[in-house]
RNA sequence: GUUCUUGUAGUUGAGUGACAACGGUGGUUUUUCAAGCCAUUGGCCCUGGUUAGAGUCCGGGCAGGAACC
Numbered sequence: 001g002u003u004c005u006u007g008u009a010g011u012u013g014a015g016u017g018a019c020a021a022c023g024g025u026g027g028u029u030u031u032u033c034a035a036g037c038c039a040u041u042g043g044c045c046c047u048g049g050u051u052a053g054a055g056u057c058c059g060g061g062c063a064g065g066a067a068c069c
Stems, first nucleotide, its partner, number of pairs: 001068007010022004023041006045061005
């Protein structure tokens, strides 16, 4: 330099509706801790385009990974 691939919550993943588990916070229970239960918290890498509607499709960029040179 070329090609391919990945980017979603604090973490790991799914997704035709933005969801799950773990985590954080508050409450409850317990002599205390842990575990349990209830509630809550928090996200689509950036920027344009297509569309009635984009996490998803397309262009450009950024970052990680792989192969070739």

Transfer RNA from Lophogobius cyprinoides, 69 nucleotides, folded computationally.
It is recorded under the gene name trnE.
Model confidence (mean pLDDT): 80 of 100.
It matches the Rfam family "tRNA". Rfam's curators write: Transfer RNA (tRNA) molecules are approximately 80 nucleotides in length.